[in-house]
A computed fold for a 76-nucleotide RNA from a Candidatus Nanoarchaeia archaeon, annotated as transfer RNA.
RNA sequence: GGACCCGUAGCUUAGCCUGGUUUGGAGCAUUCGACUGAUAAUCGAAAGGUCGGCGGUUCAAAUCCGCUCGGGUCCA
Numbered sequence: 001g002g003a004c005c006c007g008u009a010g011c012u013u014a015g016c017c018u019g020g021u022u023u024g025g026a027g028c029a030u031u032c033g034a035c036u037g038a039u040a041a042u043c044g045a046a047a048g049g050u051c052g053g054c055g056g057u058u059c060a061a062a063u064c065c066g067c068u069c070g071g072g073u074c075c076a
C1' cells in the first nucleotide's frame, strides 16, 4: 500500500441483507417498590442508547451510499 470482518445502554446481544411510521428491543448489572423477622431467590417498576464519527440520498436511515476513526485477520 491492497482486500475483508467487527464497532448498537456499564457488560453481552437482536434488529441491518429486504429503509417505515408510536419510544431501537432483550438478558445480566444498577436504583426503587412488593414479599420476608431479616437476607437471598422471586415478582413489579424505573433509569440508562448522538446505533464509532461526519456528510449525502430519501417524505422517512441503526439499516442505503461516500469519507473517516478505532480494533482484528489475510496479502504484498
Base pairs, nucleotide, nucleotide: 001075002074003073004072005071006070007069010028011027012026013025020059030046031045032044033043034042052068053067054066055065056064
It matches the Rfam family "tRNA". The family's RNA type in Rfam is transfer RNA. Gene Ontology term of the family: triplet codon-amino acid adaptor activity.
Its mean pLDDT, the model's own confidence on a scale to 100, is 81.